Overview: The RNA shown here (c-di-GMP-I riboswitch aptamer) has 84 nucleotides and comes from a Pirellulales bacterium. The sequence was found by an Rfam model in a public genome assembly. The coordinates come from a structure-prediction model, not an experiment, and the mean pLDDT is 86. Its Rfam family is "c-di-GMP-I riboswitch aptamer". Rfam's curators write: GEMM was predicted in a large-scale screen for bacterial structured RNA regulatory elements. Of the family's consensus pairs, 95% are formed in the model.

[in-house]
RNA sequence: CCUCGAUAAGGGCAAACCCGCCGUAAGGCGGGGACGCAAAGCCACGGGUCCACCCGUCAACGGGGGGACGGCCGGGUUGCCGAA
Numbered sequence: 001c002c003u004c005g006a007u008a009a010g011g012g013c014a015a016a017c018c019c020g021c022c023g024u025a026a027g028g029c030g031g032g033g034a035c036g037c038a039a040a041g042c043c044a045c046g047g048g049u050c051c052a053c054c055c056g057u058c059a060a061c062g063g064g065g066g067g068a069c070g071g072c073c074g075g076g077u078u079g080c081c082g083a084a
Stems, first nucleotide, its partner, number of pairs: 004082002012037002017032006035071001041077003045074003048069004053064004
């Protein structure tokens, strides 16, 4: 240094749920709260899931252009610590 990741050290993030606000919705932001997390930092690039709208269809569903989720998986990129 790379791989790797400990009941280590010092720190960090924060699921469900509750309150307030924003959004048609998925969902987001702030506060409280901790199930968890070694990238649960960052990027919607590939896949996936979800939402509203439009078109086709009796319907199931298919298509279109938008949007949401990074705590669904992969990829890119940056980074703290150092037992085995």